[in-house]
Context: one part of a larger RNA
RNA sequence: ACGAACGCUGGCGGCGCGCCUAACACAUGCAAGUCGAGCGAGAACCAGGGCUUCGGCCCUGGGGACAGCGGCGAACGGGUGAGUAACACGUGGGUAAUCUGCCCUCGGUACCGGAAUAGCCCGGGGAAACCCGGAUUAAUGCCGGAUGGCCCCUCAGCCCUUCGGGGCGGUGGGAAAAGGUAGCUUCGGCCUCUGACCGAGGAGGAGCCCGCGGCCGAUUAGCUUGUUGGUGGGGUAAUGGCCCACCAAGGCAACGAUCGGUAGCUGGUGUGAGAGCAUGACCAGCCACACUGGGACUGAGGGCAGGGCCCAGACUCCUACGGGAGGCAGCAGUGGGGAAUCUUGCGCAAUGGGCGAAAGCCUGACGCAGCGACGCCGCGUGCGGGAAGAAGGCCUUCGGGUUGUAAACCGCUUUCAGGAGGGACGAAGCCACUCGGGUUAAUAGCCCAGAGGGUGACGGUACCUCCAGAAGAAGCCCCGGCUAACUACGUGCCAGCAGCCGCGGUAAUACGUAGGGGGCAAGCGUUGUCC
Numbered sequence: 001a002c003g004a005a006c007g008c009u010g011g012c013g014g015c016g017c018g019c020c021u022a023a024c025a026c027a028u029g030c031a032a033g034u035c036g037a038g039c040g041a042g043a044a045c046c047a048g049g050g051c052u053u054c055g056g057c058c059c060u061g062g063g064g065a066c067a068g069c070g071g072c073g074a075a076c077g078g079g080u081g082a083g084u085a086a087c088a089c090g091u092g093g094g095u096a097a098u099c100u101g102c103c104c105u106c107g108g109u110a111c112c113g114g115a116a117u118a119g120c121c122c123g124g125g126g127a128a129a130c131c132c133g134g135a136u137u138a139a140u141g142c143c144g145g146a147u148g149g150c151c152c153c154u155c156a157g158c159c160c161u162u163c164g165g166g167g168c169g170g171u172g173g174g175a176a177a178a179g180g181u182a183g184c185u186u187c188g189g190c191c192u193c194u195g196a197c198c199g200a201g202g203a204g205g206a207g208c209c210c211g212c213g214g215c216c217g218a219u220u221a222g223c224u225u226g227u228u229g230g231u232g233g234g235g236u237a238a239u240g241g242c243c244c245a246c247c248a249a250g251g252c253a254a255c256g257a258u259c260g261g262u263a264g265c266u267g268g269u270g271u272g273a274g275a276g277c278a279u280g281a282c283c284a285g286c287c288a289c290a291c292u293g294g295g296a297c298u299g300a301g302g303g304c305a306g307g308g309c310c311c312a313g314a315c316u317c318c319u320a321c322g323g324g325a326g327g328c329a330g331c332a333g334u335g336g337g338g339a340a341u342c343u344u345g346c347g348c349a350a351u352g353g354g355c356g357a358a359a360g361c362c363u364g365a366c367g368c369a370g371c372g373a374c375g376c377c378g379c380g381u382g383c384g385g386g387a388a389g390a391a392g393g394c395c396u397u398c399g400g401g402u403u404g405u406a407a408a409c410c411g412c413u414u415u416c417a418g419g420a421g422g423g424a425c426g427a428a429g430c431c432a433c434u435c436g437g438g439u440u441a442a443u444a445g446c447c448c449a450g451a452g453g454g455u456g457a458c459g460g461u462a463c464c465u466c467c468a469g470a471a472g473a474a475g476c477c478c479c480g481g482c483u484a485a486c487u488a489c490g491u492g493c494c495a496g497c498a499g500c501c502g503c504g505g506u507a508a509u510a511c512g513u514a515g516g517g518g519g520c521a522a523g524c525g526u527u528g529u530c531c
C1' cells in the first nucleotide's frame, strides 16, 4: 500500500469501490430498434345508408392496432481475459499497394419502359416449430434500354514521375427515385423542404507493411518442405508463399532459432530521495473472445458477426416419438465453487446513441436509488465549574497510595441522529400549446425565441428555520527487550504464549484473570501479497 478476507466492535454523512475462485451451469424479466413525409393492405371503434330469419350481415366515409414489403441501424454501445510471447501492444514511420455508409464543400444528372413478390384471400400438411401449392397487388424493392461531362477497365501515343502515380488528346463497357406542406394555376407548370445518382475534395474511421522496445528456462541446440526465393496465375479494397502450377535450393539459429512454461498489452498504479522493483482492479486507449470446434452468407465501406445463419460435438428443455427449441464473459437474479464480492429497484429528467422532417419512440449505455465500515475523507459520542479528594475497586510497609475532576452536584450548549414547517440547482435545452414580431399576395408554411404555459427518476432529497433534551452514540489491541505502557492473585516445563530473541519446572512485569497504564479510534487487531 490493498478490488482484500477473518476475529471482536459499530453513531452519522460525502465520494469512490464491490466474483481476484468455476471463460462452471443457468429458471424468470428486461438489455435494439425505428421510419406511415418510401409502399400496398387494413382489425377494433365512430358516423351515414341498406338488408335481416333480429343472431347479425353488407356498402360508403373516418379511424388507425397487429402483421408484411422497403430503408437505416443492428459491426455502436455493454461484458469478459479464456486464448495470444504475436507487428498482439507501445512508440516512430510508410502506403506511388488501399477502402471509407452517415457528415461537410464543390460540379453535374434525373429520359423511356418492364416483370415479379410478401402481405391479404383460397386450399393443403404438421402435436408443435413451421412449411407447401394456387390467385391477386404496391413501392425510394428488382430488371431492361437511352444519355454520358466526370469516372472505371482495355488498346496504342506524348510529357513529367517518388514508378500500380500525375497531365494532354483518341478507340470498346457502367447511373438515377421519388415523397411531402402550402399557395397560385391559363392546369402546361412555378415554388419550399427533403431525399436519389455520378464525380472531385475534406473530416473522421479502418486495412496492410516496416524500424525500435518490453517475461522465464540451455536439465530445450539445432529448426524448417509452402519451407526460402523466382516466373506465371488465382484471390483481395490492397501488398504478399495469402493460395496454386512450374523452376531453383534455399531460409532461421549461441546477438539464443526451435521447444517448453507463464502472460492480454499500454496510459498508468503501489513503493522508493532517486535509480529501480512490483503490478496492470476501478477510469481511458488497443487487442482477443462470446457453450466447444469448423464454415461461409448478407452487408456498403464496416463481420467471419454470435442478444444472425449452417454443420458437428457436449449439455439442457419440449414432443402426439415423426421432429423441434436453447446459449447471461449484457442488467438484475439462481445454483455451484470459494476465505470472499450487492437489488430479480426507479427513470429516460440530464449526458450520449439508433431511427425519424418533426412530434416522438427505443436505450439494464447512462443518470439515480438500495445493500456492504470494503476504502479514503469529514463530523459526533458534549463543554465549563466541581474535594487535600465521596462510595466502590485495586495495591499497601496498614501510615497510606491509586482509579481521580473522574463521578455525584451546579451552570451552559444542541452539531449529528429524532420530530415539525418551508424547500431547490441540475431545464442551458426542448415543445404539431397560446400570444407577439419578421418574410410573404397570404389569416399556408418558414424564421426569431420576446411574453405566457408545459417538461425532474433522484425527491419532499440537499439546504434553511423551529422543537425537545446531555438527552440516542466506544471499542479494539498491547504493556520482558526490540517497543510507549506494572503491580497483585492463580498456575507450576502443566495449562499456555510467541514476529525474532525466547517465557512457564512455587514469589512469572512474558501463561490466565483483575486493577492500573500505553497506543489507535468507528474502528482495532490478525492473516495474505507487493515495494
Stems, first nucleotide, its partner, number of pairs: 001529002004527005011379006017372002019337001024335003028332003033072003038069002045062007079289003089213007098206003103202007111145004121134005151174003155170001157168004179193001183190002215261003222252003227249008264286004268279004291313005315326004343369001345368003351365001352363004382412004392403004416472001418467005426458001429455003433452003436448004475520005480501003486515005496503002